Predicted 3D model of RNase P RNA and transfer RNA as a complex of 479 nucleotides.
[in-house]
RNA sequence: CCAGCUGGCUGGAUGACCGCUGCCGCAGGGCCCGAAAGGGCGCGGGGGAGGAAAGUCCGGGCUCCAUGGAAACACGGUGCCGGGUAACGCCCGGCGGGGGCGACCCCAGGGACAGUGCCACAGAAACAUACCGCGGAUCCGGGCUCGCAAGGGCCUGACGCAAGGGUGAAAAGGUGCGGCAAGAGCGCACCGCGCUGCCGGCAACGGGAGCGGUCCAGGCAAACCCCACCGGGAGCAAGACCGAAUAGGGAUGACGCGUGGCCUUCGGGCCUCAGGACCGUUUCCGGUCCAGUCAUCCGGGUAGGUUGCGUGAAGCGUCCGGCGACGGGCGUUCCAGAUGAAUGGUCAUCCAGUGCCGGGGGCAACCCGGGCAUGGACAGAACCCGGCUUACAGGCCGGCUGGCAAC
RNA sequence: GGGCCCGUAGCUCAGCGGUAGAGCAUCUGACUUUUAAUCAGAGGGUCGCGGGAUCGUACCCCGCCGGGCUCA
Numbered sequence: 001c002c003a004g005c006u007g008g009c010u011g012g013a014u015g016a017c018c019g020c021u022g023c024c025g026c027a028g029g030g031c032c033c034g035a036a037a038g039g040g041c042g043c044g045g046g047g048g049a050g051g052a053a054a055g056u057c058c059g060g061g062c063u064c065c066a067u068g069g070a071a072a073c074a075c076g077g078u079g080c081c082g083g084g085u086a087a088c089g090c091c092c093g094g095c096g097g098g099g100g101c102g103a104c105c106c107c108a109g110g111g112a113c114a115g116u117g118c119c120a121c122a123g124a125a126a127c128a129u130a131c132c133g134c135g136g137a138u139c140c141g142g143g144c145u146c147g148c149a150a151g152g153g154c155c156u157g158a159c160g161c162a163a164g165g166g167u168g169a170a171a172a173g174g175u176g177c178g179g180c181a182a183g184a185g186c187g188c189a190c191c192g193c194g195c196u197g198c199c200g201g202c203a204a205c206g207g208g209a210g211c212g213g214u215c216c217a218g219g220c221a222a223a224c225c226c227c228a229c230c231g232g233g234a235g236c237a238a239g240a241c242c243g244a245a246u247a248g249g250g251a252u253g254a255c256g257c258g259u260g261g262c263c264u265u266c267g268g269g270c271c272u273c274a275g276g277a278c279c280g281u282u283u284c285c286g287g288u289c290c291a292g293u294c295a296u297c298c299g300g301g302u303a304g305g306u307u308g309c310g311u312g313a314a315g316c317g318u319c320c321g322g323c324g325a326c327g328g329g330c331g332u333u334c335c336a337g338a339u340g341a342a343u344g345g346u347c348a349u350c351c352a353g354u355g356c357c358g359g360g361g362g363c364a365a366c367c368c369g370g371g372c373a374u375g376g377a378c379a380g381a382a383c384c385c386g387g388c389u390u391a392c393a394g395g396c397c398g399g400c401u402g403g404c405a406a407c
Numbered sequence: 408g409g410g411c412c413c414g415u416a417g418c419u420c421a422g423c424g425g426u427a428g429a430g431c432a433u434c435u436g437a438c439u440u441u442u443a444a445u446c447a448g449a450g451g452g453u454c455g456c457g458g459g460a461u462c463g464u465a466c467c468c469c470g471c472c473g474g475g476c477u478c479a
Stems, first nucleotide, its partner, number of pairs: 001403010012350007020048002023045004030041004050378001054389002057387005062235004075231005080094005095109001096107004110226002115224002117220003131165002133161003140157007173191006192215001193212004198207003239307004249298007258273001260271004275290006314333008351376001353374005359368003408478007417431004425462001433449005455471005
């Protein structure tokens, strides 16, 4: 210098003017209203979005509801080991596997002899078999042929085999030697696999030894399932307090007693019909009460308001422990709280970036210093916190790897 | 703040491990004097996107994007 890997930080700056929204102050004394509580206005001071405030995917705090405790069942989730943490599906450190020359990166990474299911097409066969093939030793047969016969040769049914071919993602471990009729863990050596001790490690696991060839033998559990562990439910529209008008509810008091018809001296009288509750004795039947209006008071609840609401698993600095995640000590700071929802606008000067113009240097790539214009990503709190995921123009810093060149 | 569902051809939908389909629409041909209807045939797909599990995914798992419904 080129190519890359990785860990962090930042997310325009300054000033002026005009606004928005909380907080504090203005002496018992800023101004106005009000009896007061308080409200409005003004002045001054100070604060005012994020690394993701987002998605709402996990875990908690907090609050209410449920619950005697524990376990089981169902459902959901997690899944190598150890640690961190309030907790986690997060993080750190290891182990194993895979990729890369390397720095480094990726892995839902328990169980397939508990059971069930699936494995299309192709292929003989998808978990048990024989299409092509290999074989003529043994047992049982058949045919042809040679031979006087004993017996022999050839083909074949059946049989033996699973090495090779072929199919497939996958065919009862691989390589080599021996062996055999041909073969095959059939035998042996090595590797792989399983079991049992030993050594190292907290462990996952690693190393090495012995034994095992009936080495029990495919894959899929992000298929059902089994095992281990975790989970009571709901969510700030949780919850608490205050509480208007109107309409319901309750109590007390006052007035009044339903419908229709007829008569009337207007005071009332007679007849008829119906609902609810209660009591007696079930039907029939009988008895008692109620219905409406007004006034006062009480209670629930709605609109609305207040609170929950920011001192917290908090930030910063420093020291100590730890490889690290993180933990502990000391000091210091108080740092948004809106509710149709504030956190903004204009101007000026800079800072990156981009475009154009012309100047200087250089063979060139390019470098140096100017002028003008343009110009800053993703996105915006809403109870709070720890994570994950996703979006993000650009800039800065640290560590490391491979290659080239020079010293 | 919770819960549920959908995305497949131009449109409406089916297909839930094994070569992506139907109806309508489009195009071509036939029939007809012509059109419509009818008949025959053809074309048309990033199965929303990315990653993973699997021999193999539209379908299973995870994360995004877009849309819809519902409760308090």